[in-house]
Molecule: RNase P RNA; transfer RNA
Organism: rhizosphere metagenome
RNA sequence: AGUCAGCCAGACAGUCGCUGUUAUGUGUUUAUCGCAUAAUAGAGGAAAGUCCGGACUCCGUAGGGCAAGGCGCCAGAUAACGUCUGGGCGGCGCGAGCCGAUGGAAAGUGCCACAGAAAAUAUACCGCCAAAGGUUUGUCAUCUUUGGUAAGGGUGAAAUGGUGCGGUAAGAGCGCACCGCGUCGCUGGUAACAGCGGCGGCAGGGUAAACCCCGCCUGGAGCAAGGCCAAAUAGGAAUCCAUCAUACUGCGGCCCGCAGUUUGGAUUUGGGUAGGCUGCAAGAGGUAGACGGUGACGUCUAUCCCAGAAUAAUGACUGUCCACGACAGAACCCGGCUUAUCGGCUGACUUUA
RNA sequence: GGGCCUGUAGCUCAGUUGGUUAGAGCAGUCCGCUCAUAACGGAUUGGUCGCUGGUUCAAGUCCGGCCAGGCCUACCA
Numbered sequence: 001a002g003u004c005a006g007c008c009a010g011a012c013a014g015u016c017g018c019u020g021u022u023a024u025g026u027g028u029u030u031a032u033c034g035c036a037u038a039a040u041a042g043a044g045g046a047a048a049g050u051c052c053g054g055a056c057u058c059c060g061u062a063g064g065g066c067a068a069g070g071c072g073c074c075a076g077a078u079a080a081c082g083u084c085u086g087g088g089c090g091g092c093g094c095g096a097g098c099c100g101a102u103g104g105a106a107a108g109u110g111c112c113a114c115a116g117a118a119a120a121u122a123u124a125c126c127g128c129c130a131a132a133g134g135u136u137u138g139u140c141a142u143c144u145u146u147g148g149u150a151a152g153g154g155u156g157a158a159a160u161g162g163u164g165c166g167g168u169a170a171g172a173g174c175g176c177a178c179c180g181c182g183u184c185g186c187u188g189g190u191a192a193c194a195g196c197g198g199c200g201g202c203a204g205g206g207u208a209a210a211c212c213c214c215g216c217c218u219g220g221a222g223c224a225a226g227g228c229c230a231a232a233u234a235g236g237a238a239u240c241c242a243u244c245a246u247a248c249u250g251c252g253g254c255c256c257g258c259a260g261u262u263u264g265g266a267u268u269u270g271g272g273u274a275g276g277c278u279g280c281a282a283g284a285g286g287u288a289g290a291c292g293g294u295g296a297c298g299u300c301u302a303u304c305c306c307a308g309a310a311u312a313a314u315g316a317c318u319g320u321c322c323a324c325g326a327c328a329g330a331a332c333c334c335g336g337c338u339u340a341u342c343g344g345c346u347g348a349c350u351u352u353a
Numbered sequence: 354g355g356g357c358c359u360g361u362a363g364c365u366c367a368g369u370u371g372g373u374u375a376g377a378g379c380a381g382u383c384c385g386c387u388c389a390u391a392a393c394g395g396a397u398u399g400g401u402c403g404c405u406g407g408u409u410c411a412a413g414u415c416c417g418g419c420c421a422g423g424c425c426u427a428c429c430a
Base pairs, nucleotide, nucleotide: 001350002349003348004347005346006345007344008343010321011320012319013318014317015316016315018042019041020040021039022038023037024036025035026034027033044327048338049337051336052335053334054333056222057221058220059219063256064255065254066253068218069217070216071215072214073087074086075085076084077083088102089100090099091098092097103213104212108211109210110207111206112205125153126152127149128148129147130146131145132144133143134142135141161179162178163177164176165175166174180202181200182199183198184197185196186195187194188193226278227277228276229275236269237268238267239266240265241264242263247261248260249259250258271429272428273427285304286303287302288301289300290299291298292297322325354426355425356424357423358422359421360420363379364378365377366376372410381397382396383395384394385393403419404418405417406416407415
C1' cells in the first nucleotide's frame, strides 16, 4: 500500500420513570383481577425490503394429465432454498485474492435495423489474374466483354478458422508445420473436466435475461391463517342466472377424477358485534467443550431460559472521560439473500521499501 | 402485520413480436383573424421513459436491486 475472516455499535457511576415476569402485602363475594413494595429481564446486525425457502394452519382427498411459473457446470451441506461449502471452466489482478443467471445455437423456428456485394441455402463493389477484342506506330498504356479468385481494400457490433512457409497466371486447407475445432481411444478424477496419442482439411457467425429442447422443482391461500368463549340481530330485501341431471355448485388456470345438492349461486343493499382467551415464544434455541469432516455442517456432553404488546414498553436528568457516537425500533417463528450504516478493534495473508 | 398494482411532456394517456427520429389530446409560446377578448386556423417549445446495474450490436420494451405513490384485507348471520 492492499486482500480476506470475525467482533463492537459511546463507556462508567448515580437519581427518577416505562413494559413483562416472580414474590410478599392488601382490596373486593371469589379469582388467574386491581393497587402497593421488592427482586429480576427488557430490540438489531440489519428488527428494514417482503426478494427466496421452510415451520405451522385452513381450504374439496391434494391423486393423474395438460398448461403456467421457477431453477440450471460438477459434487456435497441442509428441514428447505434461487442460500452456503469444496472443486471445474472462463475472465481480472505482480500477488494475497476477486468476479461470473456458467446446460444446449451440428433438434427445429424466429430476429440481426442502418451500412454493405453478401447477415447465413452464401455472395462479388473496388481490387488481383488470364483470354479475346477495340484504341494506338507500339508487345507500353488504356477501354470493353468473358472467365478464374477471395490474398488485399471498403461496410458493419459481427463477414464463413488464425499465423508462417510452399504453391499458383493470380489465388485458395490447394499442400505442410504450429495453434484452434471436431471425433475416436487411453490415462487421472465420484463427477464437472484435464492430459496424451491417432484420425478428419474444417463441419462452426451472434442471440436461449427470443420461442424452444433437456433435466429438476412447484396444489392454493396466508397468523387479519386458524381454534375456543362471550355478546348482539331482521337467518331480511331487490335484481339476475341455472334447475332433478350429459345439470348445477365447490377457494386458487383447464380437463379427468372427487364431494355435495333442490333449491343453489352471483351482484347490490340492509342489520348486528367490534370484547376476552388461544395460536404466541423452550426454539431446525444460546453458550462452553470434545470428536468427525479440507469445508459448509454434523454428533455427543455440560449448562442457561434470554423482549413481547394493542393506552403497543427501552426514556429523561446529573457527573467524569474519549476516538464525540452511523444506519435504524421486534408484532407468529426460523434459515438465507439484498439494501442502509459514523467509526473502531482483533487475527491470517500478499506486495514493495 | 399480510397481499396486490402503478410510475412515459405541466396534466390525461398511446407506444404488439427489442431497431433507425418516443407520439396524441389539453395546457404554454409566437403569428394570423377581431375595434378587443374568446373560439377558430397555422407554426412551435417542452422528455434523465421513477432511479440504478446487467443481457444484447442495440433497451421505454427483457432480467435483477432500490425509490415513490395507491388499493384490498376483522368477526356473526